[in-house]
Context: one part of a larger RNA
Molecule: small-subunit ribosomal RNA, central domain
Organism: uncultured Erysipelotrichaceae bacterium
RNA sequence: UUGGGCGUAAAGCGUGUGUAGGCGGUUUGUUAAUCGAGAUGAAAGGCUGAGGCUUAACCUCAGUUUGUUUCGAAUACUGGCAGACUAGAGUGCAGUAGAGGCAAUUGGAAUUCAUAGUGUAGCGGUGGAAUGCGUAGAUAUUAUGAGGAACAUCAGUGGCGAAGGCGAAUUGCUGGGCUGUUACUGACGCUGAGACACGAAAGCGUGGGGAGCAAAUAGGAUUAGAUACCCUAGUAGUCCACGCCGUAAACGAUGAGCACUAAGUGUCGGGCAACCGGUGCUGAAGUUAACACAUUAAGUGCUCCGCCUGAGUAGUACGGUCGCAAGACUGAAACUC
Numbered sequence: 001u002u003g004g005g006c007g008u009a010a011a012g013c014g015u016g017u018g019u020a021g022g023c024g025g026u027u028u029g030u031u032a033a034u035c036g037a038g039a040u041g042a043a044a045g046g047c048u049g050a051g052g053c054u055u056a057a058c059c060u061c062a063g064u065u066u067g068u069u070u071c072g073a074a075u076a077c078u079g080g081c082a083g084a085c086u087a088g089a090g091u092g093c094a095g096u097a098g099a100g101g102c103a104a105u106u107g108g109a110a111u112u113c114a115u116a117g118u119g120u121a122g123c124g125g126u127g128g129a130a131u132g133c134g135u136a137g138a139u140a141u142u143a144u145g146a147g148g149a150a151c152a153u154c155a156g157u158g159g160c161g162a163a164g165g166c167g168a169a170u171u172g173c174u175g176g177g178c179u180g181u182u183a184c185u186g187a188c189g190c191u192g193a194g195a196c197a198c199g200a201a202a203g204c205g206u207g208g209g210g211a212g213c214a215a216a217u218a219g220g221a222u223u224a225g226a227u228a229c230c231c232u233a234g235u236a237g238u239c240c241a242c243g244c245c246g247u248a249a250a251c252g253a254u255g256a257g258c259a260c261u262a263a264g265u266g267u268c269g270g271g272c273a274a275c276c277g278g279u280g281c282u283g284a285a286g287u288u289a290a291c292a293c294a295u296u297a298a299g300u301g302c303u304c305c306g307c308c309u310g311a312g313u314a315g316u317a318c319g320g321u322c323g324c325a326a327g328a329c330u331g332a333a334a335c336u337c
Base pairs, nucleotide, nucleotide: 004308005307006306007291008290012305014198015197016196017195021191022190023189025085026084027083028082029081030080031079034073035072036071037070038069039068040067046064047063048062049061050060051059052058088188089185090184091183092181093180094179095178096177100174101173102172103171104170105169106168107151112146113145114144115143116142117141118140122133123132159166160165203244204243205242206241207240208239212238213237217233218232219231220230255304256303257302258301259300260299263282264281265280266279267278268277269276270275286293287292310337311336312335319330320329321328322327
């Protein structure tokens, strides 16, 4: 609960596509809803108000009962139907920027390992050490090779993407945007309960791969202890293919769309320019509890969706749906304050 809210106090679904529904540009004609009068709407019953049996039940009276239909009146808005328009939306044409996506191929630096050469007693590590590695020749250095992963500089409150996210190069396939033009369609739009799709990391299944890093684990230290922080090792994992999982401080902690409301300035893309589209900063009015926000609004309005209602119990229990599992989604109460 006809109320107030959702950046930080409780509260914007992680993001999109889209069904139903809700809302919807300019204009012409027509129609209905609307109003008045009439007819009909059986009686009983119901409801409201009176009255009669001493009361009540019961009985009587009056009114009322969405509606249907005929005639007339008004026609501004909204809705239906028919037609027209171009300012919304989309298409075409000409350009254009980009780590947007997928696949294949290629490259150099570095780490590690292997082999060979030079070379000799240390190396490594720390606050200091030790474990560890090394005379079976390490560390260092040179050459060759193997293999995996990541792409320095460029690099930028730079770019692209709905979000998650995307960064070596080349090629192929492919999505979206922006600018200009105004050629075409002619409201085709906005939102979106359900639904469907995408969705970091970790985790799971099967098969590969495994250089570095590194949960677990082992050892060395530290310490009163040290199941840690530090060190030496090191397995899952991190990588690839296919399939699951569906969660994050998935954050701008700010849902989407449209319109309006001072300026100044940096930067990216387009345009000869005017200007248009992004991305930042500073600030007017206004808003705000304050911080702050301020044409990229948290201002002023409209439309649609989601969500909140004292704290704990608790995102728990139970039930249901989904999942191989881990668990996810939905989601209370008793009781306490």